[in-house]
RNA sequence: GGCCCUGUAGCUCAAUGGAUAGAGCAGGUCGGUUCUAACGACAAGGUUGGGGGUUCGACUCCCUCCAGGGUCA
Numbered sequence: 001g002g003c004c005c006u007g008u009a010g011c012u013c014a015a016u017g018g019a020u021a022g023a024g025c026a027g028g029u030c031g032g033u034u035c036u037a038a039c040g041a042c043a044a045g046g047u048u049g050g051g052g053g054u055u056c057g058a059c060u061c062c063c064u065c066c067a068g069g070g071u072c073a
Stems, first nucleotide, its partner, number of pairs: 001072007010025004018056001028042004049065005
C1' cells in the first nucleotide's frame, strides 16, 4: 500500500429500513439477614466512533474520515 471484518450503556452483546434503541453482568437504592451472602424489587446509565448523503422514516443503505483486528504483498 490492496482487500475484508468490527465499532451500540462501565463490560459482554442484541436490535427485517418502521412504536420510546433493549438484555445480561457490574455499580446504586430498597427489601431480605442478628450482621453478611444468596435471592427479590426498583431506579439510573446511550452524541449507536466523527462528519455528510439517500429516504416519509437510518443502529441498519451509500460516501468519507478515525480507531481496532485479520489477510496479501
Annotation: This is a predicted structure of a 73-nucleotide RNA (transfer RNA) from Candidatus Levybacteria bacterium RIFCSPHIGHO2_01_FULL_38_26. The prediction has a mean pLDDT of 81. Its Rfam family is "tRNA". The family's RNA type in Rfam is transfer RNA.